[in-house]
Context: one part of a larger RNA
RNA sequence: GGAUGAACGCUAGCUACAGGCUUAACACAUGCAAGUCGAGGGGCAUCAGGACGGUAGCUUGCUAUCGUUGCUGGCGACCGGCGCACGGGUGAGUAACGCGUAUCCAACCUUCCCAUGACUCCGGUUCAGCCCGCCGAAAGGCGGAUUACUCCCGGAUGGUUUCCGAAGAGGGCAUCUGAUUUGGAAUAAAGAUUUAUCGGUCAUGGAUGGGGAUGCGUCUGAUUAGGCAGCAGGCGGGGUAACGGCCCACCUGGCCGACGAUCAGUAGGGGUUCUGAGAGGAAGGUCCCCCACACUGGAACUGAGACACGGUCCAGACUCCUACGGGAGGCAGCAGUGAGGAAUAUUGGUCAAUGGGCGAGAGCCUGAACCAGCCAAGUAGCGUGCAGGAUGACGGCCCUAUGGGUUGUAAACUGCUUUUAUAUGAGGAUAAAGUUCGUUACGUGUAACGUUUUGCAGGUAUCAUAUGAAUAAGGACCGGCUAAUUCCGUGCCAGCAGCCGCGGUAAUACGGAAGGUCCGGGCGUUAUCC
Numbered sequence: 001g002g003a004u005g006a007a008c009g010c011u012a013g014c015u016a017c018a019g020g021c022u023u024a025a026c027a028c029a030u031g032c033a034a035g036u037c038g039a040g041g042g043g044c045a046u047c048a049g050g051a052c053g054g055u056a057g058c059u060u061g062c063u064a065u066c067g068u069u070g071c072u073g074g075c076g077a078c079c080g081g082c083g084c085a086c087g088g089g090u091g092a093g094u095a096a097c098g099c100g101u102a103u104c105c106a107a108c109c110u111u112c113c114c115a116u117g118a119c120u121c122c123g124g125u126u127c128a129g130c131c132c133g134c135c136g137a138a139a140g141g142c143g144g145a146u147u148a149c150u151c152c153c154g155g156a157u158g159g160u161u162u163c164c165g166a167a168g169a170g171g172g173c174a175u176c177u178g179a180u181u182u183g184g185a186a187u188a189a190a191g192a193u194u195u196a197u198c199g200g201u202c203a204u205g206g207a208u209g210g211g212g213a214u215g216c217g218u219c220u221g222a223u224u225a226g227g228c229a230g231c232a233g234g235c236g237g238g239g240u241a242a243c244g245g246c247c248c249a250c251c252u253g254g255c256c257g258a259c260g261a262u263c264a265g266u267a268g269g270g271g272u273u274c275u276g277a278g279a280g281g282a283a284g285g286u287c288c289c290c291c292a293c294a295c296u297g298g299a300a301c302u303g304a305g306a307c308a309c310g311g312u313c314c315a316g317a318c319u320c321c322u323a324c325g326g327g328a329g330g331c332a333g334c335a336g337u338g339a340g341g342a343a344u345a346u347u348g349g350u351c352a353a354u355g356g357g358c359g360a361g362a363g364c365c366u367g368a369a370c371c372a373g374c375c376a377a378g379u380a381g382c383g384u385g386c387a388g389g390a391u392g393a394c395g396g397c398c399c400u401a402u403g404g405g406u407u408g409u410a411a412a413c414u415g416c417u418u419u420u421a422u423a424u425g426a427g428g429a430u431a432a433a434g435u436u437c438g439u440u441a442c443g444u445g446u447a448a449c450g451u452u453u454u455g456c457a458g459g460u461a462u463c464a465u466a467u468g469a470a471u472a473a474g475g476a477c478c479g480g481c482u483a484a485u486u487c488c489g490u491g492c493c494a495g496c497a498g499c500c501g502c503g504g505u506a507a508u509a510c511g512g513a514a515g516g517u518c519c520g521g522g523c524g525u526u527a528u529c530c
Base pairs, nucleotide, nucleotide: 001530002529003528004527006526007525008524009523010522013382014381015380016379017378019375020374021340026338027337028336030335031334032333035082036081037080040079041078043075044074047073048072049071050069051068052067053066054065055064056063057062058061089293090292091291098218099217100216101215102214103213104212105211108210109209113206114205115204116203117202118201119200120199121155122154123153124152131144132143133142134141135140161186162185163184164183165182166181167180170177171176191198192197193196219265220264221263226256227255228254231253232252233251234250236248237247238246268290269289270288271287272283273282274281275280295316296315297314298313299312318329319328320327321326346372348371349370350369354368355366356365357364358363385416386415387414388413395407396406397405398404399403421467422466423465424464425463426462430457434453437450438449439448440447441446442445474519475518476517477516478515479500480499481498485514486513487512488511489510495502496501
């Protein structure tokens, strides 16, 4: 000198963009953050409508009210499907194939999506819910009866599927693989609404996402020198989507290590960021990719995918409820609270756009996201006026003091402008998208046209007019390094200080004043890195 997720002191007009618990992975009140589908199902608690019946008022066919009826729109709870493994948070652990880069899988999986081929047949038993009864303070639980499905189960059919046996062109990388032919065995499905769609099953290929293996790279310490028993390898098996001591029985005795094993400490890794002419050094906040974690430890279930942040079970610590028998909870999601700390924001708005989940769709959900609020914490832009104006006014300060210097064209005064401010008015884009309905064209889901409707921010940005210099400047420093000096006070005191150092009676170094220098909506100090 540059830099910062900074803090502190003094000061502070506006706008835009980006940023905001670096400390206690400390504890959390409250609200929200993952639902959706009635075009899968039984149903009908609630709401609205219809029908029927009763009562009241009368205008004699209407209003009000009560009851019945799932008849209709719809729909709480329930069964079922899909999603909840994404998105969002944090960096505790991890020195590791965790990450980065490169290669390989002839050792693998992949819901939804796309393409192609084939199929979608026959039957059955339950369990929720509803109903009845019981236990419990609650959380919740138990028994009986009855019942639907795209739930579950049995049977049929089935090949470019799987497995076993035989022949085997060809290929490779050692174990091998394998077109094709043939014999045997096993395995599927679901309907809905109404005539055209959405689905279902099997198989192959693709796409996407994942899993595994390996080479190289990846902090410090030798005041850590030996370490390892499933530990190293083989054979056979089990397990897995798959390879493998991943696990197991048997056999062998190996394997790693001064090219630093083991142990200890520290730490998420990378793209990147800062600095530097570069080489290098330092850092890993925001954004993107990967990993790990979800009160602590362990475990599996479901599922295409988890060993699952807002799922389950067990143990532990803590907090809360209790009728003392027993129960409930997990903000490292968004806000917010306490604590810690030098220190870090609103218990805001909207799904309008982008994206995600479900749905045929309308749509619903979405603290993702987009916006707004707070904060000079950063970067950039704009402004706080401009021109003229000397008897160089008054005042201040200084001096060699009837005088002069400086503050200083600075002020007053004259003319001009109106960014900004205030007031009034106008005001588009983000939606040429998307939705509903209709028509037409091509020919079954697209396009065009018409129509209808959708904006949180927000009457915001912006523009016009009016008013009037009106609303807007400070901080540090002035001995040398280092740009900028005089006077007064103090008298080794009070104090300053980054280093050298200054102060003991003429202090350019302390404190004040005047003047000056530097930067300027900031300026200094502290901390850290180069």
The part of an RNA shown here (small-subunit ribosomal RNA, 5' domain) has 530 nucleotides and comes from Bubalus bubalis bubalis. Its Rfam family is "Bacterial small subunit ribosomal RNA". Lineage of the source: Eukaryota > Metazoa > Ruminantia > Pecora > Bubalus bubalis.